[in-house]
RNA sequence: GGCUGUGUAGCUCAAGCGGAAAGAGCGUGCGUCUCAUAAGCGCGAGGUUGGUGGUUCGAAUCCACCCACAGCCA
Numbered sequence: 001g002g003c004u005g006u007g008u009a010g011c012u013c014a015a016g017c018g019g020a021a022a023g024a025g026c027g028u029g030c031g032u033c034u035c036a037u038a039a040g041c042g043c044g045a046g047g048u049u050g051g052u053g054g055u056u057c058g059a060a061u062c063c064a065c066c067c068a069c070a071g072c073c074a
Stems, first nucleotide, its partner, number of pairs: 001073007010026004019057001028044005050066005
């Protein structure tokens, strides 16, 4: 330098062919339970979906460019 893949919550990951308030587990806060702690149970907070544009009535999803990471080729 060329090609391919990945990028969504603090972490690990979902999200049929573009459409309903973008979810789960772990973690975390509060409550409950206990003499107390842990576990369990209940409730909650937390997201510019890597960035900028474009297409569309509508984009996490499609297109272009850029950035980061991984792999392959040279």

Predicted 3D model of a 74-nucleotide RNA (transfer RNA) from a Pyrinomonadaceae bacterium. The sequence is in RNAcentral, with records from ENA and MGnify. The same sequence occurs in records of 2 taxa. Rfam family: tRNA. For this family Rfam cites "The tertiary structure of tRNA and the development of the genetic code" (Hou, Trends Biochem Sci, 1993). By type it is a transfer RNA.